A computed fold for a 1521-nucleotide RNA from a Mollicutes bacterium, annotated as small-subunit ribosomal RNA.
RNA sequence: AGAGUUUGAUCUUGGCUCAGGAUGAACGCUGGCGGCAUGCCUAAUACAUGCAAGUCGUACGGAAAUCGCUUCGGCGAUUUUAGUGGCGAACGGGUGAGUAACACGUAAGGAACCUGCCCCAAAGUCGAGGAUAACCGCGGGAAACUGCGGCUAAUACUGGAUAAGAUUUUCGGACGCAUGUCUGAAAAUUCAAAGGCGCUUCGGCGCCGCUUCGGGAGGGCCUUGCGCAGCAUUAGCUAGUUGGUAGGAUAAUAGCCUACCAAGGCCACGAUGCUUAGCUGGAUUGAGAGGUUGAUCAGCCACACUGGGACUGAGACACGGCCCAGACUCCUACGGGAGGCAGCAGUAGGGAAUCUUCGUCAAUGGGCGAAAGCCUGAACGAGCGAUGCCGCGUGAACGAUGAAGGUCUUCGGAUCGUAAAGUUCUGUUGUCGGGGAAGAACAGUGAUAUGAGGUAAUGCAUAUCAUCUGACGGUACUCGACCAGAAAGCUCCGGCUAACUACGUGCCAGCAGCCGCGGUAAUACGUAGGGAGCAAGCGUUAUCCGGAAUUAUUGGGCGUAAAGCGUGCGCAGGCGGCCCAUCAGGUCAAAUGUGAAAGUCCACGGCUCAACCGUGGAAAGUCAUUUGAAACCGUUGGGCUAGAGUACGGUAGAGGUUAGUGGAAUUCGAUGUGUAGCGGUAAAAUGCGUAGAUAUAUCGAGGAACACCAGUGGCGAAGGCGGCUAACUGGACCGGAACUGACGCUCAGGCACGAAAGCGUGGGUAGCAAACAGGAUUAGAUACCCUGGUAGUCCACGCUGUAAACGCUGAGGACUAAGUGUUGGGGUUAUACUCAGUGCUGAAGUUAACGCAUUAAGUCCUCCGCCUGGGGAUUACGGCCGCAAGGCUGAAACUCAAAAGAAUUGACGGGUCUCCGCACAAGCGGUGGAGCAUGUUGUUUAAUUCGAAGAUACGCGAAGAACCUCACCAGGCCUUGACAUACACUUGACCGCCAUGGAAACAUGGUUUCCCCUUCGGGGGCAGGUGUACAGGUGGUGCAUGGUUGUCGUCAGCUCGUGUCGUGAGAUGUUGGGUUAAGUCCCGUAACGAGCGCAACCCCUGUUGAUAGUUGCUAACAUUAAGUUGAGGACUCUAUCGAGACUGCCAGUGAUAAACUGGAGGAAGGUGGGGAUGACGUCAAAUCAUCAUGCCCCUUAUGGUCUGGGCUACAAACGUGCUACAAUGGCCGGUACAAAGAGCAGCCAAGUCGCAAGACGGAGCUAAUCUUCUAAAGCCGGUCUCAGUUCGGAUCGGAGUCUGCAACUCGACUCCGUGAAGCUGGAAUCGCUAGUAAUCGUGAGUCAGCAAUAUCACGGUGAAUACGUUCCCGGAGAUUGUACACCCCGCCCGUCAUACCACGAAAGUCCGCAACACCCGAAGUAGGUGGCCCAACCGCGCUUAGCGCGGAGGGAGCCUCCGAAGGUGGGGCGGAUGAUUGGGGUAAAGUCGUAACAAGGUAUCCCUACGGGAACGUGGGGAUG
Repeated sequence: AGAGUUUGAUCUUGGCUCAGGAUGAACGCUGGCGGCAUGCCUAAUACAUGCAAGUCGUACGGAAAUCGCUUCGGCGAUUUUAGUGGCGAACGGGUGAGUAACACGUAAGGAACCUGCCCCAAAGUCGAGGAUAACCGCGGGAAACUGCGGCUAAUACUGGAUAAGAUUUUCGGACGCAUGUCUGAAAAUUCAAAGGCGCUUCGGCGCCGCUUCGGGAGGGCCUUGCGCAGCAUUAGCUAGUUGGUAGGAUAAUAGCCUACCAAGGCCACGAUGCUUAGCUGGAUUGAGAGGUUGAUCAGCCACACUGGGACUGAGACACGGCCCAGACUCCUACGGGAGGCAGCAGUAGGGAAUCUUCGUCAAUGGGCGAAAGCCUGAACGAGCGAUGCCGCGUGAACGAUGAAGGUCUUCGGAUCGUAAAGUUCUGUUGUCGGGGAAGAACAGUGAUAUGAGGUAAUGCAUAUCAUCUGACGGUACUCGACCAGAAAGCUCCGGCUAACUACGUGCCAGCAGCCGCGGUAAUACGUAGGGAGCAAGCGUUAUCCGGAAUUAUUGGGCGUAAAGCGUGCGCAGGCGGCCCAUCAGGUCAAAUGUGAAAGUCCACGGCUCAACCGUGGAAAGUCAUUUGAAACCGUUGGGCUAGAGUACGGUAGAGGUUAGUGGAAUUCGAUGUGUAGCGGUAAAAUGCGUAGAUAUAUCGAGGAACACCAGUGGCGAAGGCGGCUAACUGGACCGGAACUGACGCUCAGGCACGAAAGCGUGGGUAGCAAACAGGAUUAGAUACCCUGGUAGUCCACGCUGUAAACGCUGAGGACUAAGUGUUGGGGUUAUACUCAGUGCUGAAGUUAACGCAUUAAGUCCUCCGCCUGGGGAUUACGGCCGCAAGGCUGAAACUCAAAAGAAUUGACGGGUCUCCGCACAAGCGGUGGAGCAUGUUGUUUAAUUCGAAGAUACGCGAAGAACCUCACCAGGCCUUGACAUACACUUGACCGCCAUGGAAACAUGGUUUCCCCUUCGGGGGCAGGUGUACAGGUGGUGCAUGGUUGUCGUCAGCUCGUGUCGUGAGAUGUUGGGUUAAGUCCCGUAACGAGCGCAACCCCUGUUGAUAGUUGCUAACAUUAAGUUGAGGACUCUAUCGAGACUGCCAGUGAUAAACUGGAGGAAGGUGGGGAUGACGUCAAAUCAUCAUGCCCCUUAUGGUCUGGGCUACAAACGUGCUACAAUGGCCGGUACAAAGAGCAGCCAAGUCGCAAGACGGAGCUAAUCUUCUAAAGCCGGUCUCAGUUCGGAUCGGAGUCUGCAACUCGACUCCGUGAAGCUGGAAUCGCUAGUAAUCGUGAGUCAGCAAUAUCACGGUGAAUACGUUCCCGGAGAUUGUACACCCCGCCCGUCAUACCACGAAAGUCCGCAACACCCGAAGUAGGUGGCCCAACCGCGCUUAGCGCGGAGGGAGCCUCCGAAGGUGGGGCGGAUGAUUGGGGUAAAGUCGUAACAAGGUAUCCCUACGGGAACGUGGGGAUG
């Protein structure tokens, strides 16, 4: 620091995901040791048991035990202690429920306050009194507990004296920002424990206490500024509420409380309400800014079963106190009682999940005590848990035959791997044994010294020495001995992301963080081997930050990707021109204070290191105070004119409102003329018309809209505005520079305007026209087209408030090249120039690109609005508005990994342009109808083997299925095999012949029976048998492959290098102008060149020359029946080498080019004709059955072999052909002319026989020699005469020939007889442009024969037509649109049906929360109080150790206010559930259509209204996307 993922590829936008770090974690697998940390995040759920707060006898009276003494009365000491009393229990420890708050943090204030114990200073500690617990007695109760009577003490309680001080009142002084503070004088009121211990010379002294006052330290309380969550689908809240006066209450201020008075207070800078939450230091992450978090440790707060309340006290409204109410649990004798683990352990429950019912007070700290000491689940330690961090170990060195074994393999080897084994060594840890700390300082006790020549004495303070105290723990540490012995796993290996192979599986099982993997060769599943990473851990899950500039302050955007409000006015708010001065609020600087400690960072140090710990420093705030600076922002004051505005003079305009008025046209009405149609469409029909339409003429009525002018012209804020005239009225521009003097810009909320449609009321209605009706079209047609037609469109008044309300571009201001058109001003020899608009082209710049570009989307400033993945969703609920339709605001669950923009290359279009092709057209002949042949489908069958399937399968593989072929079927047989190689053993032959059985294969028997070398042991070859490796497979996969082939297409294309352009995919070149059969050539040109294709080179053919003449030829000579034979090379021909044709020449056209047109010459002329030759590629095209081949499968069978059958079946359909339907013909007779082939298991002559097929025969020929071999159409003559025929030949009967082992299934041919359909073929469709079509015959391959009418060749005869490129098909190029890229056989929309999921509505039902009103009203404070009760103090009296009465004061009881819980009631808010219902999402190959994407076949879309199964259609207005 980035990466993966949208696309065929690209750039961008944008989401999703990953790599990092962290955790009080949990789960899975695994697990050696130690140190340091840490451990109920859930049920603030309920708790058994034990412990967690006591202590003091030097405060008090007793009691018990022991000891001592005793004059026996008792006394003393020690120990223990219930009670009274004091102090503590308000600390420490736990938890985070509540709390959105002065709760917390920070900074201030208290002149408005309190403070036990502690410290310092000062003063004091006098004198009385009455009770009461314990105890004793009598009772009640199950218990808890408690009543009555009697006795007693205090440092318990109550008066009194003293009085500095305090409080109140009065009178002064000083000071302060105000309330006030300090201080002086006078009067009134108010306080103590003569206690305890020690010593004593009995005077007192010391210590611990106590009282008062002043101060301190520490703690608490109150007030304030600022900071500290979410929701506005919470917008208004508030009656003690806000303030005042008086009083009360409190430690103290204050509506804190009460009475009275006033009507205030809070709020868009977010009140109130709801939801959530303890806050902080910090922790975590991050470069930082930030985000998230608030375990452990520390500070604060709150709470203690739930709610309320006070008491005591310095401090509490009190975790281990009290009272009351409630819920729950327990005990009970049923009368009544007891309890509160959110202390430490522990239990149950909950949960994914969190420990021991441990040790010690040794240390630190706390309480009490004079002290010893006691108490302390605080604390220190140990235990459990890999929960985290840190450290150590599981051995080290050598060791190659690279062992065995595993895995892979190209079978050679590679790898695990120096790894192991083996040898040597070490001993961390471990085990055993020995030694063994620091943490201990105090206090106490004893001694000494000093203060101090202390004191009467005990003390006291300080220092030193001695003694004493360790839970952890015989722990850390250390020494010795012993053995490599006891100690490695987890995850991953397709990309991101380090690491690959084999087997299994076969869209199954499964994986997956994202993309995705798996359908028979899976580096992605499972296993194994190997490898990578981390390591006593490793992975997964969850959560947070990061990456994410993906909420953007740092640091994003809004023309088209999400995003500018439809437009304006404008309050609050924000921002604001130039100059001078002012203050110092913002800003900046310095100082001071503070920002606890811990933590983080730095330095040093201590544990062997580290984690951990210690010491010091730094850092940390939007903080406070003080001082200062004065540029900028701001305040205040003064001035200016450049912004803004006013006045004046002109100008243009569909700017607005109202009234009037005009002509053209449509329709209707009347009348005339006139007659059969009109109208409408692609074509029709509905409709109108003989009752007189349409047409035409005149007149009239009425409504609506304003042709031409008219223009990217004008005006307006936008919507919008169009005949003419008038009235009223808004704004703009220009000119000059008179006036004001910043008056400005923007604008949340608010207000106003706002197309069309729509709504309400009342008019109006010519045309048009949703709905509706009819006619067409159609598979249907709720549409497009046609004929009608109502709302509506128009007017007035009111509502609605939306549009693709668009420049998809908010408003204002400043700056930044030009050129050109136009509107309105000014200006000019009517060139220029200038201001304000409105367009185009373009520089810089900008943008993802397209594009924008002084009318910015450039460079900047100010303000407002809006966006944050797609869908769900212009939705739901709630609220506001509306008569309604509906509008504005506006989520979530759920779901996907994309959705989107721009541009690129293709492909496609019922887009456009150019061009070509037997593509159409013009022609000729066919197919489709018949019969047959042949192939295919289908069907049948035991089998009818398999393949080929639009074009590019179908007379195709097959250039020849009777057996064989053969792969299929039935049956018989063989199992190292019919065939190949090797090894081992064995035999010596094998073959052949004969016989028997059998359908044959085969089996059995007989007959026959090896070779070479040799050291004589044997070896080698060949052949048979046995066994082992293996053979074999037309079995599967052509979607694993090679090779071969088809097709586009013999179409003119397909690419590359360098350069240039573009962010890039890509473009350019290859486009353009011409031309060509051609990307052929020329010209132009940011391209220049090149390659594969085209063409040429090759073959055949057409002319000719040279050479050569046999088997070929024959002009002349000779000869024959005959080129038969001499002879000849002239000719034909043969076969080798040449020549020839190149737009070379001429003319015209063209651009002076390329080229085209015409001509000459020439055998041939513009590629002369034909062939071979097939670019990059496309179709997962065809072929595993030609062949080859990976993998899989079969192995007494899917192999081999034999016999027979089948591939030849036959309701039907299709393709390709043959023969025909006849007279351009059939038949008969005669007669002429080829080319190219083939031939020895062959072609086969002459001759003879047969009607013929053929037979006999055998000459010649391995071929220019012989044979095949009579070519046919043609020509000449005859006959038939338009008919199912003398056409046609199918079918069937009979008889034969040939091939062959064999002709039944199933051959061909011949003869005789038979004589079917068929009289030129519907829709549709095929071939062909010249030696072509058509027509005629010939040959060859395969082959024993033949299904050949096929295929491949050969020649003979030999046409017609092409105006032309509109259309059909195919192709090439350019351009355009695209939502396609599996590329239109594409993509894709909606209803309906099925399943699942979440959500809304819903008659209701249930629950919760917080208020309100009323009722009841516990405990308790406060107040009141007749009567009742009471020791202290006072008074009086009396019978005076006391009693009585009265007073002060107190108490119980009762009453009043308040008041928790409870009850009743109607509402509010929230949640759960609910028959049914609504839309939404997802799913598989369902149904119906085809709405959108191309002009998507009616251009699409927006708003609105109506209609329709559905997508949708139509009307009105609008947009161009």
NCBI's taxonomy places the organism under Bacteria, Bacillati, Mycoplasmatota, Mollicutes. It matches the Rfam family "Bacterial small subunit ribosomal RNA". Its family is annotated with ribosome and structural constituent of ribosome in the Gene Ontology. The prediction has a mean pLDDT of 83.